A computed fold for a 74-nucleotide RNA from Eubacterium pyruvativorans, annotated as transfer RNA.
[in-house]
RNA sequence: GCGGCUAUAGCUCAGCAGGAUAGAGUAGCACACUCCGAAUGUGAAGGUCGCGAGUUCGAAUCUCGCUAGCCGCA
Numbered sequence: 001g002c003g004g005c006u007a008u009a010g011c012u013c014a015g016c017a018g019g020a021u022a023g024a025g026u027a028g029c030a031c032a033c034u035c036c037g038a039a040u041g042u043g044a045a046g047g048u049c050g051c052g053a054g055u056u057c058g059a060a061u062c063u064c065g066c067u068a069g070c071c072g073c074a
Base pairs, nucleotide, nucleotide: 001073002072003071004070005069006068007067010026011025012024013023019057029043030042031041032040050066051065052064053063054062
């Protein structure tokens, strides 16, 4: 230098042949339980879907560029 893959909640990931409120587990928080904790149960919260632009009535999803990481080729 060229090509491919990955980027979604603090962490690990699902969702990706466009569609209606963006989800799960885990961690943290509150409450219940307990003499106090742990475990368990319940609840709430937590996201500019890496960044920018484009297409579209509508984009996490499609297109282009950029950034970061990983792999391969030279």
It matches the Rfam family "tRNA". Its mean pLDDT, the model's own confidence on a scale to 100, is 83. NCBI's taxonomy places the organism under Bacteria, Bacillati, Eubacteriales, Eubacteriaceae, Eubacterium.